[in-house]
RNA sequence: AACAGCCUUCGGGGCAGGGUGAGGUCCUUAGAAGGGCCAAUUCCCGAUCGGCGGUGUAGCUGCAAAGCAGCCAAGCCCGCGAGCCAGUUUUGGCAGAUCCGGUGAGAAUCCGGAGCCGACGGUACAGUCCGGAUGGGAGAAGGCAGGA
Numbered sequence: 001a002a003c004a005g006c007c008u009u010c011g012g013g014g015c016a017g018g019g020u021g022a023g024g025u026c027c028u029u030a031g032a033a034g035g036g037c038c039a040a041u042u043c044c045c046g047a048u049c050g051g052c053g054g055u056g057u058a059g060c061u062g063c064a065a066a067g068c069a070g071c072c073a074a075g076c077c078c079g080c081g082a083g084c085c086a087g088u089u090u091u092g093g094c095a096g097a098u099c100c101g102g103u104g105a106g107a108a109u110c111c112g113g114a115g116c117c118g119a120c121g122g123u124a125c126a127g128u129c130c131g132g133a134u135g136g137g138a139g140a141a142g143g144c145a146g147g148a
Base pairs, nucleotide, nucleotide: 005144006143007142008141009140010139015046017045018044019043023038024037025036026035027034047128048127049118050117051080052079053078054077059071060070061069062068063067075116076115083094084093085092086091098114099113100112101111102110120131121130122129
C1' cells in the first nucleotide's frame, strides 16, 4: 500500500401574513328570520423547506506560470434510503418532479428567467401540524487490532 474485521460518535428542513366558513355555541323571537363569538398551519391568495452517494465547465486556494492538484457546488441527470405490497434466509416489485436563454470546446449541474414535485395514519382534504419516531437508515467522521 492492498485486503478484511471490530468498536465509538454523528446522521432532515419547512406556513410569516391574510380570505372563506363545513361545523359549533350564545342572544333575541310564539316560531322563523336575524345578530354576536369561536372555527382549516389541510380549501383560496401568499409564504417557506430540500437527506445520502456519484457526475458537475461558475468560484476559491496552492505552485513563478501554462497548466496541474485540492476544496466546494443538482429536490426535479443516474442511483440509494425512508414508505407500501408480496415473500421471508436472502430478496423482488411499486414508488415525485425541468424546461428556455446565456457563457463556454463541452452544461438538464454554473449565471439569468419561468415552471414543477414531495410516503403512510389522524384531523374540514396536509411536503410544512400531530403520530409511528428518544425509531429506522442511505451514508459520514474517528479509533482499535491483525497482517506486511
FMN riboswitch aptamer (RFN element) from an Anaerolineae bacterium, 148 nucleotides, folded computationally. It was read from a public genome assembly, where an Rfam model found it.